A computed fold for a 73-nucleotide RNA from an uncultured Bacillota bacterium, annotated as transfer RNA. Its Rfam family is "tRNA". It is annotated as a transfer RNA.
């Protein structure tokens, strides 16, 4: 230099053939407890890596960039 994959809460990861973005585990309340841990119940938290284009609707499909990750040379 080419080629292929991957980026989605804090962190691990889902999401069918484009139709309201979720799950687990941490934070935070609140009940159990003398008190912590356990457990139980609840809350808060995402511009889906930037940027652009298709579409009535993009996490998903196209372009381009940046970063990680294996291949070849």
């Nucleotide at each position: 230099g080419c080629c292929g994959a991957c980026a989605u809460g804090g962190c691990g990861c889902a999401a069918u053939u484009g139709g309201c973005a979720g799950c687990g585990c941490a934070a935070c309340u609140g009940a159990u407890u003398u008190g912590u841990a356990a457990u139980c119940a609840g809350u808060a938290g995402g511009u889906u890596g930037g940027g652009g284009g298709u579409u009535c609707a993009a996490g998903u499909c196209u372009c381009u960039c940046u970063g990680u990750c294996g291949g070849c040379a």

Its mean pLDDT, the model's own confidence on a scale to 100, is 81.